[in-house]
RNA sequence: CGAGCGGGCCACGUGAUCGCUCCGGGAAACCGGAGAGGAAAGUCCGAACUCCAAACGGGCGGCAUGCCGGGUAAUCCCCGGUCGCGGCGACGCGAAGGAAAGUGCCACAGAAAACACACCGCCUUCCGGUCUCUUUCGGGGCAGGACGGCAAGGGUGAAAAGGUGCGGUAAGAGCGCACCGCCCGGGCGGCAACGUCCGGGGCAGGGUAAACCCCAUGCGGAGCAAGGCCAAAUAGGGGGAUGCAGGGUGCCCGUCCCGCCCCGCCUCGCGCGGGACAUCCCCGGGUAGGCUGCUCGAGCCCGAGGGCGACCUCGGGCCCAGAGGAAUGAUCACGGCUCCGGGAAACCGGGGCACAGAAUUCGGCUUACAGGCCCGCUCCGAGC
Numbered sequence: 001c002g003a004g005c006g007g008g009c010c011a012c013g014u015g016a017u018c019g020c021u022c023c024g025g026g027a028a029a030c031c032g033g034a035g036a037g038g039a040a041a042g043u044c045c046g047a048a049c050u051c052c053a054a055a056c057g058g059g060c061g062g063c064a065u066g067c068c069g070g071g072u073a074a075u076c077c078c079c080g081g082u083c084g085c086g087g088c089g090a091c092g093c094g095a096a097g098g099a100a101a102g103u104g105c106c107a108c109a110g111a112a113a114a115c116a117c118a119c120c121g122c123c124u125u126c127c128g129g130u131c132u133c134u135u136u137c138g139g140g141g142c143a144g145g146a147c148g149g150c151a152a153g154g155g156u157g158a159a160a161a162g163g164u165g166c167g168g169u170a171a172g173a174g175c176g177c178a179c180c181g182c183c184c185g186g187g188c189g190g191c192a193a194c195g196u197c198c199g200g201g202g203c204a205g206g207g208u209a210a211a212c213c214c215c216a217u218g219c220g221g222a223g224c225a226a227g228g229c230c231a232a233a234u235a236g237g238g239g240g241a242u243g244c245a246g247g248g249u250g251c252c253c254g255u256c257c258c259g260c261c262c263c264g265c266c267u268c269g270c271g272c273g274g275g276a277c278a279u280c281c282c283c284g285g286g287u288a289g290g291c292u293g294c295u296c297g298a299g300c301c302c303g304a305g306g307g308c309g310a311c312c313u314c315g316g317g318c319c320c321a322g323a324g325g326a327a328u329g330a331u332c333a334c335g336g337c338u339c340c341g342g343g344a345a346a347c348c349g350g351g352g353c354a355c356a357g358a359a360u361u362c363g364g365c366u367u368a369c370a371g372g373c374c375c376g377c378u379c380c381g382a383g384c
Base pairs, nucleotide, nucleotide: 001381002379003378004377005376006375007374008373009372010371012335013334014333015332016331017330018329020035021034022033023032024031025030037355041366042365044364045363046362047361048360049223050222051221052220055255056254057253058252059251060250062219063218064217065216066215067081068080069079070078071077082096083094084093085092086091097214098213102212103211104208105207106206119154120153121150122149123148125146126145127144129142130141131140132139133138162180163179164178165177166176167175181203182201183200184199185198186197187196188195189194227292228291229290230289237283238282239281240280241279242278243277246258247257248256261275262274263273264272265271266269299318300317301316302315303314304313305312306311336353337352338351339350340349341348342347
């Protein structure tokens, strides 16, 4: 220099004028101050806050999470580590418990996809044929058939019943051995995931759990249009229907708790009428909204200390939008970056400066993003 990896940051700047929202001052005119983001976005997780629901215990069912340790208010987030995969490497990615509890599935191809199997092939024996060697007995070759043996080689597939090599054998095969892998046991290191070493076993148990399932852990619901207060409207609204004995969780069981209203009538009942209560429906009149929740918060900045780190502790300083059809804008000037055209150049003219935009508030994740800056690291080549 080139090609990359990881992390952090900025998000056009300054000024003037006219507006908008909020706050402070003022009797008023008016004056002063503050006014979008790193994602304000998606609403995917976790919380604060608020209301509703909820008798207790157990079980079933449902959903979510899922290597280990730590951080945090909490998390499905973050940090550190382990293992696996990818990359020469910096590094990246991983829903990464259990497939020897059970069930299901494994397309096509293939003999066979899980109680293994035999298409081609290899081999012993036997049968007959043929050629051939031999004086004969007999031997050998070739193609075929039969009963068997085998799984080495070929072939299929995403995946074929441990792999490679040597021995062995009729041919083969963990059949035997060595190494690798696997399983079991133990030692050592580590909080652990796990790593490593030693010994034993010839090897059982294919894959799939973002298939059912099993195991472990966790889990009420709705959301600031939550919710609270005030005023107004006719307010002591009007009418009708149903219910009145069971209820207390989505379901089941056990225990427990509360309750089965009042009056009148008769033919005294599982009756009728009325009332109260509860729930639901309909009708009329009228209408206007305001305040609060609301922005001081798991807050921001600086420094010191602890920790590899996420983060924590201490000290000092700061106040940083709160609207409600919803402010945060418009114009101009100067400057910056960049593109196009002209020019030899200085320079001149024109265009552009992303993604987007608060709505109860935080912590994360994800997604969008012009241009630019900084730090650390890797690899290759060349130069010094």
Bacterial RNase P class A from a Thermoanaerobaculia bacterium, 384 nucleotides, folded computationally. The prediction has a mean pLDDT of 75. NCBI's taxonomy places the organism under Bacteria, Pseudomonadati, Acidobacteriota, Thermoanaerobaculia. Its Rfam family is "Bacterial RNase P class A". Rfam describes the family as follows. Ribonuclease P (RNase P) is a ubiquitous endoribonuclease, found in archaea, bacteria and eukarya as well as chloroplasts and mitochondria. The RNAcentral record of the sequence draws on ENA.